[in-house]
Context: one part of a larger RNA
Molecule: large-subunit ribosomal RNA, domain I
Organism: uncultured Russulaceae
RNA sequence: CCUUGACCUCAAAUCGGGUGAGACUACCCGCUGAACUUAAGCAUAUCAAUAAGCGGAGGAAAAGAAACUAACAAGGAUUCCCCUAGUAACUGCGAGUGAAGCGGGAAAAGCUCAAAUUUAAAAUCUGGUGGUCUUUUGCCCAUCCGAGUUGUAAUUUAGAGAAGCGUCUUCCGCGCUGGACCGUACACAAGUCUCCUGGAACGGAGCGUCAUAGAGGGUGAGAAUCCCGUCUUUGGUAUGGAUCCCCAGGGCUUCUGUGAUGCGCUCUCGAAGAGUCGAGUUGUUUGGGAAUGCAGCUCAAAAUGGGUGGUGAACUCCAUCUAAAGCUAAAUAUUGGCGAGAGACCGAUAGCGAACAAGUACCGUGAGGGAAAGAUGAAAAGCACUUUGGAAAGAGAGUGAAACAGUACGUGAAAUUGUUGAAAGGGAAACGCUUAAAGUCAGUCGCGUCCGCCGAGACUCAGCCUCGCUCCGGCU
Numbered sequence: 001c002c003u004u005g006a007c008c009u010c011a012a013a014u015c016g017g018g019u020g021a022g023a024c025u026a027c028c029c030g031c032u033g034a035a036c037u038u039a040a041g042c043a044u045a046u047c048a049a050u051a052a053g054c055g056g057a058g059g060a061a062a063a064g065a066a067a068c069u070a071a072c073a074a075g076g077a078u079u080c081c082c083c084u085a086g087u088a089a090c091u092g093c094g095a096g097u098g099a100a101g102c103g104g105g106a107a108a109a110g111c112u113c114a115a116a117u118u119u120a121a122a123a124u125c126u127g128g129u130g131g132u133c134u135u136u137u138g139c140c141c142a143u144c145c146g147a148g149u150u151g152u153a154a155u156u157u158a159g160a161g162a163a164g165c166g167u168c169u170u171c172c173g174c175g176c177u178g179g180a181c182c183g184u185a186c187a188c189a190a191g192u193c194u195c196c197u198g199g200a201a202c203g204g205a206g207c208g209u210c211a212u213a214g215a216g217g218g219u220g221a222g223a224a225u226c227c228c229g230u231c232u233u234u235g236g237u238a239u240g241g242a243u244c245c246c247c248a249g250g251g252c253u254u255c256u257g258u259g260a261u262g263c264g265c266u267c268u269c270g271a272a273g274a275g276u277c278g279a280g281u282u283g284u285u286u287g288g289g290a291a292u293g294c295a296g297c298u299c300a301a302a303a304u305g306g307g308u309g310g311u312g313a314a315c316u317c318c319a320u321c322u323a324a325a326g327c328u329a330a331a332u333a334u335u336g337g338c339g340a341g342a343g344a345c346c347g348a349u350a351g352c353g354a355a356c357a358a359g360u361a362c363c364g365u366g367a368g369g370g371a372a373a374g375a376u377g378a379a380a381a382g383c384a385c386u387u388u389g390g391a392a393a394g395a396g397a398g399u400g401a402a403a404c405a406g407u408a409c410g411u412g413a414a415a416u417u418g419u420u421g422a423a424a425g426g427g428a429a430a431c432g433c434u435u436a437a438a439g440u441c442a443g444u445c446g447c448g449u450c451c452g453c454c455g456a457g458a459c460u461c462a463g464c465c466u467c468g469c470u471c472c473g474g475c476u
Base pairs, nucleotide, nucleotide: 027058028056029055030054031053038045042092068075069074079106080105081104082103089097090096110327111326112325113273123152124147125146127144128143129142130141131140161269162268163266164265165264166263168262170260171259173252174251176249177248178247179246181241182240183239184238185237186236191207192223193206194205195204196203208225209224210214216228217227218226278299279298280297281296282295283294284293305322306321307320308319309318362369363368382409385396386395387394388393468475469474
């Protein structure tokens, strides 16, 4: 001097794992926060601790195991319902506003930290690697870093508890299969008999059948019995899933432990949340009134302490809880989402704006506004073919129960238009009353014919009964 590697410090790229900004928002929690209105005016008040606005969640949220209610022979977390009660109370004591305790129900469930020296031993936890297994973020074993004495575990939470002494009571875990649980699929009664009408029988007449099924729908017209269903049924069979909360069965581990838990006694101890409680003041809020709650500012504690006891203050008793840390199912709410069921609701100008290619077409620069529009037929069998025409269309023909159902299609009102028929003509037309004429119609009457029923009459026939004849067919 060159090349290469390791180490230290730094930067960039890539990457495992984690976190989540956003949307939705019916119900829920927190913040912010009006006015219209009412007061027959209006300013406190009311509307309203509401709407609009902002933030945050969950299947529910919030609240929740008393710094409670009470004043009783006391009760005993929270939430919701009934009652208390339109009461107490507030309020230009006007308009108006407006609870709570008790009592009765729904549902019920209790707990955890901080604060103690384990001090003869950080006994605790995250992660990497390897093994054992396998569902995952899991369990166990070995090993190595790391967190951690400025404190990780065990113990303890005021209802106590610790310590000491005493005695007795109670106490394993793991996975598998099935049931129970949640879906999906499948099976489960009885006529398509006869006649008539009709395009079609699901109608009418006759004869049946089932019914814990005669709910409903479909099928060429009103179908229990043709088809799907319906009842039995919180049932049966098959199959898939979720979960070990509950029940049952049969396995594995054989040691948990000189452990844990419960009970009794005591001249032993007994830690308990601060710019917080509280006071003043300002604002706001409340039924809360010499101040119910909340927030800002100033002051600012105590430990036989502190809070509360609905009229301010002092002294004194009494009662009741233990704030300033936290978790917690159910009863409750739900115009959003997902999944079901029903209806004394509407039936196409109704009911959602929207039964249809509807927040569409269209309008507005934009925010935004915002319609109309359902029905051939049982089945397209949706008019082959001929003919006129350039075509559209027409005339025939054909389909069909129907085309006076022809994709401008069920029915097809009214104003209005054309055509045809009838009538009228000075008084605008129209209107009221009356009379006449014409056309048409319900009804009535007359005549003819046919059918059915009832009655009367005449001479009779068939049939029936009886008698006779017979060649046993019949005759009289």